[in-house]
The prediction has a mean pLDDT of 81. This is a predicted structure of a 74-nucleotide RNA (transfer RNA) from an Anaerolineaceae bacterium. It matches the Rfam family "tRNA". Rfam describes the family as follows. Transfer RNA (tRNA) molecules are approximately 80 nucleotides in length. Their secondary structure includes four short double-helical elements and three loops (D, anti-codon, and T loops).

């Protein structure tokens, strides 16, 4: 340099091959429980879906570029 693959909550990960409001375990917050504390049990916040651009009535999903992070190839 090339080919593949991957980016979505603080972390790990979905999301039915474009269709309603993007969800999920941990983690965090608040409350119940306990003499505390863990656990257990309810309820809450948290998201430019890497960045820019297109197509589409609609895009986490296509297309086009840029960044990054693995693997292989010279």
């Nucleotide at each position: 340099g090339g080919g593949c693959g991957g980016u979505u909550a603080g972390c790990u990960c979905a999301a039915u091959u474009g269709g309603c409001c993007a969800g999920a375990g941990c983690a965090u917050u608040c409350g119940c429980c306990u003499u505390a504390c863990a656990a257990g049990c309810g309820a809450g916040g948290g998201g430019u879906u890497g960045g820019g651009g297109g197509u589409u009535c609609a895009a986490g999903u296509c297309c086009c570029u840029c960044a990054c992070c693995g693997c292989c190839c010279a």